[in-house]
Small-subunit ribosomal RNA, 3' major domain from an uncultured bacterium, 475 nucleotides, folded computationally.
RNAcentral holds the full RNA, with entries from ENA and SILVA.
Its Rfam family is "Bacterial small subunit ribosomal RNA".
Model confidence (mean pLDDT): 84 of 100.
Context: one part of a larger RNA
RNA sequence: UGACGGGGGCCCGCACAAGCGGUGGAGCAUGUGGUUUAAUUCGAUGCAACGCGAAGAACCUUACCUAGGCUUGACAUGAACUGGAAGAAUGGCAGAAAUGUCUUCGCUCGCAAGAGUCGGUUCACAGGUGCUGCAUGGCUGUCGUCAGCUCGUGUCGUGAGAUGUUGGGUUAAGUCCCGCAACGAGCGCAACCCUUACCUUUAGUUGCCAGCAUUUAGUUGGGCACUCUAAAGGGACUGCCUGCGUUAAGCAGGAGGAAGGUGGGGAUGACGUCAAGUCCUCAUGGCCCUUAUGCCUAGGGCUACACACGUGCUACAAUGGUGGUCACAGAGGGAAGCCAAACCGCAAGGUGGAGCAAAUCCCUUAAAAGCCAUCCAAGUUCGAAUUGGUCUCUGCAACUCGAGACCAUGAAGUUGGAAUCGCUAGUAAUCGCGGAUCAGAAUGCCGCGGUGAAUACGUUCCCGGGCCUUGUACA
Numbered sequence: 001u002g003a004c005g006g007g008g009g010c011c012c013g014c015a016c017a018a019g020c021g022g023u024g025g026a027g028c029a030u031g032u033g034g035u036u037u038a039a040u041u042c043g044a045u046g047c048a049a050c051g052c053g054a055a056g057a058a059c060c061u062u063a064c065c066u067a068g069g070c071u072u073g074a075c076a077u078g079a080a081c082u083g084g085a086a087g088a089a090u091g092g093c094a095g096a097a098a099u100g101u102c103u104u105c106g107c108u109c110g111c112a113a114g115a116g117u118c119g120g121u122u123c124a125c126a127g128g129u130g131c132u133g134c135a136u137g138g139c140u141g142u143c144g145u146c147a148g149c150u151c152g153u154g155u156c157g158u159g160a161g162a163u164g165u166u167g168g169g170u171u172a173a174g175u176c177c178c179g180c181a182a183c184g185a186g187c188g189c190a191a192c193c194c195u196u197a198c199c200u201u202u203a204g205u206u207g208c209c210a211g212c213a214u215u216u217a218g219u220u221g222g223g224c225a226c227u228c229u230a231a232a233g234g235g236a237c238u239g240c241c242u243g244c245g246u247u248a249a250g251c252a253g254g255a256g257g258a259a260g261g262u263g264g265g266g267a268u269g270a271c272g273u274c275a276a277g278u279c280c281u282c283a284u285g286g287c288c289c290u291u292a293u294g295c296c297u298a299g300g301g302c303u304a305c306a307c308a309c310g311u312g313c314u315a316c317a318a319u320g321g322u323g324g325u326c327a328c329a330g331a332g333g334g335a336a337g338c339c340a341a342a343c344c345g346c347a348a349g350g351u352g353g354a355g356c357a358a359a360u361c362c363c364u365u366a367a368a369a370g371c372c373a374u375c376c377a378a379g380u381u382c383g384a385a386u387u388g389g390u391c392u393c394u395g396c397a398a399c400u401c402g403a404g405a406c407c408a409u410g411a412a413g414u415u416g417g418a419a420u421c422g423c424u425a426g427u428a429a430u431c432g433c434g435g436a437u438c439a440g441a442a443u444g445c446c447g448c449g450g451u452g453a454a455u456a457c458g459u460u461c462c463c464g465g466g467c468c469u470u471g472u473a474c475a
Base pairs, nucleotide, nucleotide: 001475002474003472004471005470007469008468009467010466011465012464013463015459016458019423020422021421022420023419026314027313028312029311030310031309032308033307034305035304042053043052064300065299066298067297068296069295070294073125077124078123079122080121081120082119083118084117087105088104089103091102092101093100094099108115109114127289128288130287131286132285136283137282138278139277140276141274143272148187149186150185151184152183153182154163155162156161167178168177169176193266194265195264196263198234199233200232201231202230203229204228207224208223209222212221213220237260240254241253242252243251244250316416320375321374322373323372324371325370332363333362334361337356338355342351343350344349382413387408388407389406390405391404392403393402429451430450431449432448433447434446435445
């Protein structure tokens, strides 16, 4: 100087407390451990691994296993020699395919030298998701959006170092003020950026409709006032008032205001820590394989199942289930695409073909809510697993191993032990909608809006963190 202390002081955080809803019990989905297996590819492992890499394993993917094949190779560059343009026939035969073989057709440019291109042989080489993340770059997680981390000059100290950065106040903040052997400065904080809440101006189609006419319909004429869209501005700064405070920084209350003291949300992550993670994104040193640890192909596996754990979905019901009726969104996506009307089918879906590269057309009827009826406390008109049957769709192909529909079946489950998680407001809870990936395949992920709470006395205690101080046989 640090680190540590079941030392002290001050302070903060959904850290506790106060509340609301969950997990832990059930069934299922998914990941992991374990076990099994020819293989169940590999990585991730306290917080910070476990719906993680994977924004999507039937083949492919695919790295694993079994079997069949290839050896200048599936791919790149160059050299030597050599032969032919290339190639086509959804051709025949063998085969699981890769591939092998047979037949027929076809034969570049240039006068030539040669050039270009395809194949064969040979040689340099290719290739490796093989090892080492403890050889590395790059990227990422975490402490933590915590308020810290440092430097120059000066001063003090023999020195390591100290000072500044400590102290008194204050703040979300090393934020600001005052003081001070310090005076300044840098990286962080804040602001500048995006979005949302209010207003103005400009603009008025594909958007809108107050008044006028018109219509089944903003449909049409007309209009751009309103809504909205999207560009430029304004607006909030403790600016104003009162009190407190040291006349300061600031704090409390008030006015005006759409908004008030960082207005809400996002992006933004200092010096560093964990030899944290990744050699399987990529790049790369070293090592290793080279008729194989490379390459092609078929089938299988990654989907196994006594069990254990994590994360979720659906429930156990009446604040509910069922039937009918009936409103109101936002944000996205669309050409090998989104697919309307109409018709067929109980339905998944099919037929059909209009429109739309989209403020125009389509996905797209939002659902919960409201209203009417019914069920009457039960393993039920709750709950839906499981199983049987019949179908639909995608796709060469749904056996291993897809999703969906209908009929039948109708398991566990009556609110969950110890323990444990999230959340402070348009939040929790609850309801549906969209998108990426994607032929098909979400209860996951990323977004969007609808309805919309309760509680916070307080900081003694648990956890994590910041500053000062103290002890130390630790570095």